[in-house]
Context: one part of a larger RNA
RNA sequence: GGAUGAACGCUGGCGGCGUGCCUCAUACAUGCAAGUCGAGCGAUGAUGCUCCCUUCGGGGAGCACAUCAGCGGCGAACGGGUGAGUAACACGUAGGUGACCUGCCCCGAAGACGAGGAUAACUACUGGAAACGGUGGCUAAUACUCGAUGUGGUCGACGAUUCAGUUCGUCGAUCAAAGGCUUCGGCGCUUCGGGAUGGGCCUGCGGCCUAUCAGCUAGUUGGUAGGGUAAUGGCCUACCAAGGCAAAGACGGGUAGGGGACGUGAGAGCGUGGCCCCCCACACUGGCACUGAGAUACGGGCCAGACUCCUACGGGAGGCAGCAGUCGGGGAUAUUGCGCAAUGAGCGAAAGCUAGACGCAGCGACGCCGCGUGGGCGACGAAGGCCUUCGGGUUGUAAAGCCCUUUUUUGGGGGAAGAGAAAAAGGACGGUACCCCAAGAAUAAGUUCUGGCUAACUAUGUGCCAGCAGCCGCGGUAACACAUAGAGAACAAGCGUUAUCC
Repeated sequence: GGAUGAACGCUGGCGGCGUGCCUCAUACAUGCAAGUCGAGCGAUGAUGCUCCCUUCGGGGAGCACAUCAGCGGCGAACGGGUGAGUAACACGUAGGUGACCUGCCCCGAAGACGAGGAUAACUACUGGAAACGGUGGCUAAUACUCGAUGUGGUCGACGAUUCAGUUCGUCGAUCAAAGGCUUCGGCGCUUCGGGAUGGGCCUGCGGCCUAUCAGCUAGUUGGUAGGGUAAUGGCCUACCAAGGCAAAGACGGGUAGGGGACGUGAGAGCGUGGCCCCCCACACUGGCACUGAGAUACGGGCCAGACUCCUACGGGAGGCAGCAGUCGGGGAUAUUGCGCAAUGAGCGAAAGCUAGACGCAGCGACGCCGCGUGGGCGACGAAGGCCUUCGGGUUGUAAAGCCCUUUUUUGGGGGAAGAGAAAAAGGACGGUACCCCAAGAAUAAGUUCUGGCUAACUAUGUGCCAGCAGCCGCGGUAACACAUAGAGAACAAGCGUUAUCC
């Protein structure tokens, strides 16, 4: 000198774009953050229409419309947060998979025949303070089950073939479906092949400190067989062998999420990993599986533990490292805001619904950038201040005064783009940005420094005191170094200090 997710002191006019718990991965009141589909299903009915019956109270049927809860489907494994753990195939990069999976989507081939039993909702009874149940009865499905068919898949045997666990043929066994919904356009269901996308696993190489850690290792290293997995493998088990790693640093200890990048620097390098993007890990702590194409699942489940809450004392409930917000900690870090209008997402045939993703607004000079705080004329130079050799010098064209301007400000008027692909409707931001008019210099300057480094000097006070100080050093009676004042220098809505990096 540059830089910062900064903080502190003094000061502070406006706008744009960014950015904001670095500490306690402490504890959390309250609200919201994942739903959707009635074109899968039974059911329900404050409603409307039509028809029928009527004891004129109403009842029944059909259609329309709507739907709390329930069954069912898809989603909830994404999106959002955090950085605790992890020195590891976690990450980066380059490969491998002859050892693998992939819902929704796209392409292609083939198919969907027949039958059955339940169950929630509901209802009756009933337990419990509650959370939540229990028993009996009724009912539906794109829920569940069985049989048939077998293009085809899987497994086995045989034959041929291949570099190959490849391909082909024959035979045997085995495996499907919802003929559902429909506004009649379609949407779906089953099997198989291919693709796309996403992932699993393996390997080479690369990137911290420590030898005041030198030896480490028993599923340890390898083999055989089996189990397990989508899949290889000591991943697991049994048996057998005695191996494997290490000074090119094993093992141990410390520290740490990794990368794209960011800061600095001429570069080499050094330092950092906040915002944004990619990957990983975690979700009160530890463990476990279930469901599913996918989780060992932040707002699912079970068990244990700590903590908090409710209780009728029998028993229950909870998990903000989602968005706001609270206590605490700290030098320190924001609103319990608006909206689904846009973008992307889930569901739906669609209309649409949902969303603290996201878009916006609020707060903070925290950062960067831009603008303003006025312009012209104006004295041999007012007053005041300061200095003075008492002549004057300086503040200083500065002020006053005169003439202008209106960025900004205030008031008034108009007023968007962002919104589309038949048309119409549809904007949180927002009456915002922007434009026009009017008024009036009106609303707007500080901070640090002035001994040298280092731009900027005098006076007074103080008297090794009080104090200053980044280094050298100032102060003991004329201090350009302390304090005050005047003047000056530098930067400027900031200036200075502290911390950290180059």
This is a predicted structure of a 502-nucleotide part of an RNA (small-subunit ribosomal RNA, 5' domain) from an uncultured organism. The RNAcentral record of the full RNA draws on ENA and SILVA. Rfam family: Bacterial small subunit ribosomal RNA. Rfam links the family to the GO terms structural constituent of ribosome and ribosome.